RNA sequence: CCUGGAGAUCGGAUGGUCGCUUGAAGCCUGCUUCAAGAGGAAAGUCCGGGCUCCUUGGAAGAAGGGUGCUGGAUAACGUCCAGCGGGAGUAAUCCUAGGGAAAGUGCCACAGAAAGUAAACCGCCGGCGAAAGCCGGUAAGGGUGAAAGGGUGCGGUAAGAGCGCACCGCGCUUCCCGUGAGGGAAGUGGCAGGGUAAACCCCACCCGGAGCAAGACCAAGUAGAAACAGCCGUUGCUUUGGGCAACAGACGGUCUUUCACGUUGCUGUUUGGGUCGGUCGCAUGAGGGUCUUGGCAACAAGGCCCCUAGAUGAAUGGCCAUCCCCAAGUAAUUGGGACAGAACCCGGCUUAUAGAUCUCCAGGCAAA
Numbered sequence: 001c002c003u004g005g006a007g008a009u010c011g012g013a014u015g016g017u018c019g020c021u022u023g024a025a026g027c028c029u030g031c032u033u034c035a036a037g038a039g040g041a042a043a044g045u046c047c048g049g050g051c052u053c054c055u056u057g058g059a060a061g062a063a064g065g066g067u068g069c070u071g072g073a074u075a076a077c078g079u080c081c082a083g084c085g086g087g088a089g090u091a092a093u094c095c096u097a098g099g100g101a102a103a104g105u106g107c108c109a110c111a112g113a114a115a116g117u118a119a120a121c122c123g124c125c126g127g128c129g130a131a132a133g134c135c136g137g138u139a140a141g142g143g144u145g146a147a148a149g150g151g152u153g154c155g156g157u158a159a160g161a162g163c164g165c166a167c168c169g170c171g172c173u174u175c176c177c178g179u180g181a182g183g184g185a186a187g188u189g190g191c192a193g194g195g196u197a198a199a200c201c202c203c204a205c206c207c208g209g210a211g212c213a214a215g216a217c218c219a220a221g222u223a224g225a226a227a228c229a230g231c232c233g234u235u236g237c238u239u240u241g242g243g244c245a246a247c248a249g250a251c252g253g254u255c256u257u258u259c260a261c262g263u264u265g266c267u268g269u270u271u272g273g274g275u276c277g278g279u280c281g282c283a284u285g286a287g288g289g290u291c292u293u294g295g296c297a298a299c300a301a302g303g304c305c306c307c308u309a310g311a312u313g314a315a316u317g318g319c320c321a322u323c324c325c326c327a328a329g330u331a332a333u334u335g336g337g338a339c340a341g342a343a344c345c346c347g348g349c350u351u352a353u354a355g356a357u358c359u360c361c362a363g364g365c366a367a368a
Stems, first nucleotide, its partner, number of pairs: 001364010012323007020037008039339001043350002046348005051211004064207005069083005084098001085096004099202002104200002106196003121142002123138006150168006169191001170189008215280004225271007232242001233247005249264004287306008324337005
């Protein structure tokens, strides 16, 4: 220098001006001044928690759901860290849902002779036969398939076959190393009922439900409820309660009147519930920065410093100037600067993201 791999950071800057939201102060009751004002993902709402309410005396279990190699981290997690096994790569490094298939059930399409305690289509070998063919042996070869009952080689055999042997693989036993997943060595077994559990299922562990529109508080007007006081026709019934019925009265729709119809004790004060509305929840938190210590690391402990958005028809914006970066142009200059906008908060995951920068590592080339 080229190629590749891993990780991290930034993601326009400054000033002016006109506005918006919140807080504080002042004048003084709507103005002035000062201060602060989006992100690494604020997104998807996919996991895990805090907080709140509901159910519940406590515990256990069932159903349902989730997780699934080992050890650790954490408030917790399906997240993270460090490892193990398997796979890819020359390497750095990357990928991996990775318990159980001998508890049971199911499935293995098409093709193929045969898809599971096997199977003879072609081939090979033996016997019979004139031949066609028939009977038997055989899983070494061919063919089918995603997958065909260990692989390679030698021996052996009629031809073959773990039938025998060597090596590799695999199962079992013992020993050593490791907290463990597991690794190594030795011995032993001719090799065993294939695959599939993000199929049912089994095993181990975990899990109440709803969500800030949670929830708490204050509290108009109207209607209805209750209590008290005052006023008010008649008659009948009556369980003695202003309870029921009839008439009268009042009110309603109408420009007015009559008839008909409908409603009905009136007034005042007080109380409680709910609605509109308002306040809180709601910004000091598993918070951030820096240093030290422990740990391979995730992370933990300690010291010092900092307070940094809080709307609710929902603020965080527009314009101008200078500079920076990119593109076009000889130049003057012109155009552009990604993805994207908080809504109770926090830890993760996933997804989107123009461009720029830094650190470490691997391989190759060249020069000294």
Bacterial RNase P class A from an Alphaproteobacteria bacterium, 368 nucleotides, folded computationally. It is recorded under the gene name rnpB. Of the family's consensus pairs, 92% are formed in the model.